[in-house]
RNA sequence: GCGGGAUUAGUUUAAUGGAAGAAUAACGGUUUUCCAAACCGUGGGCGGGAGUUCGAUUCUCCCAUCCCGCA
Numbered sequence: 001g002c003g004g005g006a007u008u009a010g011u012u013u014a015a016u017g018g019a020a021g022a023a024u025a026a027c028g029g030u031u032u033u034c035c036a037a038a039c040c041g042u043g044g045g046c047g048g049g050a051g052u053u054c055g056a057u058u059c060u061c062c063c064a065u066c067c068c069g070c071a
Stems, first nucleotide, its partner, number of pairs: 001070007010024004018054001026042005047063005
């Protein structure tokens, strides 16, 4: 330099044009003599920008970071 892939909650990850779920962590509560475990609840997220669309996490383009391959 060229090609491909990934980027979603603190972390691991689903979903794929009709508005984002889960697990775990955090916090609060119940229980326990206390801790742990268990149960219940709460908050927290689509890498950045532009475009298409009635509507974008999803489609297109550019950029950023990371990974893989070729040279």